[in-house]
Predicted 3D model of a 520-nucleotide part of an RNA (small-subunit ribosomal RNA, 5' domain) from an uncultured bacterium.

Context: one part of a larger RNA
RNA sequence: GGACGAACGCUGGCGGCGUGCCUAACACAUGCAAGUCGAACGGAGUUCUUUAGACUGAAUCCUUCGGGAUGAUUUCUUCUGAACUUAGUGGCGGACGGGUGAGUAACGCGUGAGCAACCUGCCUUUCAGAGGGGAAUAACGUUUGGAAACGAACGCUAAUACCGCAUAACACGUUUUGAUGGCAUCAUCGAAACGUCAAAGAUUUAUCGCUGAAAGAUGGGCUCGCGUCCGAUUAGGUAGUUGGUGAGGUAACGGCUCACCAAGCCGACGAUCCAUAGCCGGCCUGAGAGGGUGAACGGCCACAUUGGGACUGAGACACGGCCCAGACUCCUACGGGAGGCAGCAGUGGGGAAUAUUGCACAAUGGGGGAAACCCUGAUGCAGCGACGCCGCGUGAAGGAAGAAGUAUCUCGGUAUGUAAACUUCUAUCAGCAGGGAAGAUAAUGACGGUACCUGACUAAGAAGCCCCGGCUAACUACGUGCCAGCAGCCGCGGUAAUACGUAGGGGGCAAGCGUUAUCC
Numbered sequence: 001g002g003a004c005g006a007a008c009g010c011u012g013g014c015g016g017c018g019u020g021c022c023u024a025a026c027a028c029a030u031g032c033a034a035g036u037c038g039a040a041c042g043g044a045g046u047u048c049u050u051u052a053g054a055c056u057g058a059a060u061c062c063u064u065c066g067g068g069a070u071g072a073u074u075u076c077u078u079c080u081g082a083a084c085u086u087a088g089u090g091g092c093g094g095a096c097g098g099g100u101g102a103g104u105a106a107c108g109c110g111u112g113a114g115c116a117a118c119c120u121g122c123c124u125u126u127c128a129g130a131g132g133g134g135a136a137u138a139a140c141g142u143u144u145g146g147a148a149a150c151g152a153a154c155g156c157u158a159a160u161a162c163c164g165c166a167u168a169a170c171a172c173g174u175u176u177u178g179a180u181g182g183c184a185u186c187a188u189c190g191a192a193a194c195g196u197c198a199a200a201g202a203u204u205u206a207u208c209g210c211u212g213a214a215a216g217a218u219g220g221g222c223u224c225g226c227g228u229c230c231g232a233u234u235a236g237g238u239a240g241u242u243g244g245u246g247a248g249g250u251a252a253c254g255g256c257u258c259a260c261c262a263a264g265c266c267g268a269c270g271a272u273c274c275a276u277a278g279c280c281g282g283c284c285u286g287a288g289a290g291g292g293u294g295a296a297c298g299g300c301c302a303c304a305u306u307g308g309g310a311c312u313g314a315g316a317c318a319c320g321g322c323c324c325a326g327a328c329u330c331c332u333a334c335g336g337g338a339g340g341c342a343g344c345a346g347u348g349g350g351g352a353a354u355a356u357u358g359c360a361c362a363a364u365g366g367g368g369g370a371a372a373c374c375c376u377g378a379u380g381c382a383g384c385g386a387c388g389c390c391g392c393g394u395g396a397a398g399g400a401a402g403a404a405g406u407a408u409c410u411c412g413g414u415a416u417g418u419a420a421a422c423u424u425c426u427a428u429c430a431g432c433a434g435g436g437a438a439g440a441u442a443a444u445g446a447c448g449g450u451a452c453c454u455g456a457c458u459a460a461g462a463a464g465c466c467c468c469g470g471c472u473a474a475c476u477a478c479g480u481g482c483c484a485g486c487a488g489c490c491g492c493g494g495u496a497a498u499a500c501g502u503a504g505g506g507g508g509c510a511a512g513c514g515u516u517a518u519c520c
Base pairs, nucleotide, nucleotide: 001520002519003518006516007515008514009513010512013392014391015390016389017388018387019385020384021350026348027347028346030345031344032343035092036091037090040089041088043086044085045084046083047082048081052077053076054075059070060069061068062067099303100302101301108228109227110226111225112224113223114222115221118220119219123216124215125214126213127212128211129210131165133163134162140155141154142153143152144151145150171196172195173194174193175192176191177190178189179188180187181186201208202207231273236266237265238264241263242262243261244260245259246258247257248256278300279299280298281297282293283292284291285290305326306325307324308323309322328339329338330337331336356382358381359380360379364378365376366375367374368373395425396424397423398422405416406415407414408413429461432455433454434453435452439447464509465508466507467506468505469490470489471488475504476503477502478501479500485492486491
């Protein structure tokens, strides 16, 4: 000198774009953050409609005054159909998006290869197919347990839920065999035989779905070369350890696991152990080499109160799923239950220190749906903070009686100083009034009457901070008297202090200026 997720002191006009718990991965009140589909299914409810019946009985007519007939209206039941709502079964999605950096020195990350050792829902292309059956179960009803959370028994019912059968190969498995190729196991293509395995419908008839197979795309899994911080005041470490055979397991290779066999394997080219740490693109600095760093944005990884486990699924060993154990908090009728903000806001606490319990799904994107649409604290916006960067303003021109005031003085003057006053002008920003977008494609705009434009109006509403001994731009007076104090280094201060304090003047930067911490 530059930089900063900064903080502190003094000061503070506006706008744009960014950015904002670096500390306690501390504990969390409250609300919201993942739902959706009735065009998969049976119910239930509401409204309307239709059929039939029961109840009520205004009014009218007849009347022998006892009553009778027609029957507006009310309520309920039943039948048909339609619309809407939806707890449950079922499907897809809750593995994305969002957060954090505790752990991790590791194939975790970066980079370059490989898989003759692999998987891939939704999407695209192509080929083939969807025949015929069955048994249940929620919901519901009845009974019943419990304070609650939540159940239990019996009975009934549907499906794109579940299960057989049929059919089937370019699919899978076994056996036999041919050709080609390679990188050890082998791979690819072809032939034959045997065996095994599938399906689901909805509908407004437009379509959307379902099953098998082959490709693609996308996303993942695994392996390897190289690189990746400190300590030797850490020198030996290792028994599933290293390798083999066989088996199990996995989508897949593999001590991944197990049985047996062998005794290996790593290490001064630093094993093991300790300490520290998410990694990278990048960012800061520097002429570069390098050094430092890993906030925001993007990629990868890991984690979700602590530890462990699996289930479901194409995908998880799953932040707002399940089970167990621990700590903590809450409810309880003491028998038992409930919870997990490192999602968005917000609270307490810690701290030098870090924001609103906001608006909207209008846009972009995501999930569901045929669609309408629903959901979306992702996202788009707004609010707060000079936290940062950038831009603008706080007026411009003229104006010497060099006014007054103030400071100084050799008392003549000198400085402040064209500075002010005064005259003329302008209106950026702010304020007032009028108009008023793009962002959206037919409709739909949170932002927002926002940006922007126009008009009128008044110099009005808008300047501070640090420094002035040398380094280092900028000097005098008074006060103080090794005191009070200053200080980045050298050093100032003990009676004439340009170094302390105040004032005048000056220098620098400017809505900021200084100080402190850290890095180059």